[in-house]
Context: one part of a larger RNA
RNA sequence: GAAUGAACGCUGGCGGCGUGCUUAACACAUGCAAGUCGAACGAGAAAGGGAUUGCUUGCAAUCCUGAGUAGAGUGGCGCACGGGUGAGUAACACGUAGAUAAUCUACCUUCAAGCCUGGGAUAACUAUUCGAAAGGAUGGCUAAUACCGGAUGAAGUGCAUUGACAUAAGUUGAUGUAAGAAAGAUUGCCUCUUCUUGAAAGCAAUUGUUUGGAGAUGAGUCUGCGGACCAUUAGUUUGUUGGUGGGGUAAAGGCCUACCAAGACUGCGAUGGUUAGCUGGUCUGAGAGGAUGAUCAGCCACACUGGAACUGGAACACGGUCCAGACUCCUACGGGAGGCAGCAGUGAGGAAUUUUACGCAAUGGGGGAAACCCUGACGCAGCAACGCCGCGUGAGUGAAGAAGGCCCUUGGGUCGUAAAGCUCUGUCGACAGGGAAGAAAUUGAUUCAUAUUAAUAGUAUGUUUCAUUGACGGUACCUGUAGAGGAAGCACCGGCUAACUCCGUGCCAGCAGCCGCGGUAAUACGGGGGGUGCAAGCGUUAUUC
Numbered sequence: 001g002a003a004u005g006a007a008c009g010c011u012g013g014c015g016g017c018g019u020g021c022u023u024a025a026c027a028c029a030u031g032c033a034a035g036u037c038g039a040a041c042g043a044g045a046a047a048g049g050g051a052u053u054g055c056u057u058g059c060a061a062u063c064c065u066g067a068g069u070a071g072a073g074u075g076g077c078g079c080a081c082g083g084g085u086g087a088g089u090a091a092c093a094c095g096u097a098g099a100u101a102a103u104c105u106a107c108c109u110u111c112a113a114g115c116c117u118g119g120g121a122u123a124a125c126u127a128u129u130c131g132a133a134a135g136g137a138u139g140g141c142u143a144a145u146a147c148c149g150g151a152u153g154a155a156g157u158g159c160a161u162u163g164a165c166a167u168a169a170g171u172u173g174a175u176g177u178a179a180g181a182a183a184g185a186u187u188g189c190c191u192c193u194u195c196u197u198g199a200a201a202g203c204a205a206u207u208g209u210u211u212g213g214a215g216a217u218g219a220g221u222c223u224g225c226g227g228a229c230c231a232u233u234a235g236u237u238u239g240u241u242g243g244u245g246g247g248g249u250a251a252a253g254g255c256c257u258a259c260c261a262a263g264a265c266u267g268c269g270a271u272g273g274u275u276a277g278c279u280g281g282u283c284u285g286a287g288a289g290g291a292u293g294a295u296c297a298g299c300c301a302c303a304c305u306g307g308a309a310c311u312g313g314a315a316c317a318c319g320g321u322c323c324a325g326a327c328u329c330c331u332a333c334g335g336g337a338g339g340c341a342g343c344a345g346u347g348a349g350g351a352a353u354u355u356u357a358c359g360c361a362a363u364g365g366g367g368g369a370a371a372c373c374c375u376g377a378c379g380c381a382g383c384a385a386c387g388c389c390g391c392g393u394g395a396g397u398g399a400a401g402a403a404g405g406c407c408c409u410u411g412g413g414u415c416g417u418a419a420a421g422c423u424c425u426g427u428c429g430a431c432a433g434g435g436a437a438g439a440a441a442u443u444g445a446u447u448c449a450u451a452u453u454a455a456u457a458g459u460a461u462g463u464u465u466c467a468u469u470g471a472c473g474g475u476a477c478c479u480g481u482a483g484a485g486g487a488a489g490c491a492c493c494g495g496c497u498a499a500c501u502c503c504g505u506g507c508c509a510g511c512a513g514c515c516g517c518g519g520u521a522a523u524a525c526g527g528g529g530g531g532u533g534c535a536a537g538c539g540u541u542a543u544u545c
Base pairs, nucleotide, nucleotide: 001545002544003543004542006541007540008539009538010537013391014390015389016388017387018386019384020383021349026347027346028345030344031343032342035077036076037075040074041073048065049064050063051062052061053060054059055058084302085301086300094226095225096224097223098222099221100220103219104218108215109214110213111212112211113210114209116150117149118148119147125140126139127138128137129136130135157178158177159176160175161174162173163172164171165170184207185206186205187204188203189202193200194199195198228274229273230272235265236264237263240262241261242260243259244258245257246256247255277299278298279297280296281292282291283290284289304325305324306323307322308321327338328337329336330335355381358379359378363377364375365374366373367372394424395423396422397421404415405414406413407412428486430481431480432479433478434477438472443467444466445465448462449461450460451459452458489534490533491532492531493530494515495514496513500529501528502527503526504525510517511516
């Protein structure tokens, strides 16, 4: 000099864009942060309103509506994404380059083929019942795209035989054999068949479902190389190193197991210890390098602590389950409930870090055919000079060089064109008026075209026009009104280092980054005047180069 997620002191006008618990991975009150689908399924209220009847005149019963709504339940998909944190980890964790002839991949795209025929349950509900509660138990009823049989079934899978190509296990064919699938829903139509009003086992469209191939996406595993410190850590290892048989996994493998052999690593640093998430990057520097890993992006790990599996395409799962532990809470003492390192917020710790705001309008995500619902992701406001950037605090003129302050050799010098005065301007702020872009989709109506079809119905796709949707926000921006009015401080002035005098003090009080000042004329302490440097900041402290 540059820099910072900074803090402290003094000061503080506005705006834009960013950033904001670096400490206790400490404990958490409260609210919200993951739901959705009635076009998979069976059931299904109440309040309120209306009508009728009975009448004791304000009560009872029934019916309609509310409403096939609410709230539950079965089932599907999602909850493995998104969001947080950096405790652990010196490791194939990360980076980079490869391997997978050792692997998987829901939803999506595309291609091929199919969706036939049966069955028994169960929740909801109801009845009984246990418990303080959390939560159960037993009997009975019922549905499905829930569950389970049978049929069919190849280009797929297993086994056997065999050809070609490769070679480390493999790739690609042929033949035989064996096991193994499925589910419907919605809408429209009556040409054909059945009843014949119109519907259906019919036809059509959309969607779903099953099997297989290919793609895309995502993931698993393995390998070469690379990036911390300590030798005041020199030996380490028994599933250890390798083999065979078996098991296990989607998958190679001591991954696991039985037996056999005695190996394997190490001075090119094993083992042990300490520290640490890694990277793109960031800061500095002419560079080489050094330091660092906040925000943003990629990867990894974790979710009160430790362990385990279940479901699923994928988890050994932050807002799932089970067990153990610590802590907190409820209890009828028998037993139960919880997990902010999600967004806000509270306490504690600390020099120190924000609102219990608004909205799903946009972007993105989940569900749904869609409408739509959910979304503390996100968008957007609030707080903080925490940072960067921009703007303003006025401009011109004005010498009687005013008053006043300070200094003085008493002549004067200086603050100083500075002020006042005169003439202007109107940024920002204040007030008033107007007022956006961000919105395109979806959907509904409408015009036309194409495909399907018996059809000028319908349906699907594209297209024309109209309607509908803004948290921010009456914000940005524009115009006008008044008016210099509301807007400057901080540090320094001995040398380094730009900037000097007076008074006070008298080795005292004090200053100080280094050298050093102060003991009676202190440009070094404190104050005044003057000056210098930065400026809505300026200094100090801490840290890095």
Predicted 3D model of a 545-nucleotide part of an RNA (small-subunit ribosomal RNA, 5' domain) from a metagenome.
Its Rfam family is "Bacterial small subunit ribosomal RNA".
RNAcentral holds the full RNA, with entries from SILVA.
The prediction has a mean pLDDT of 82.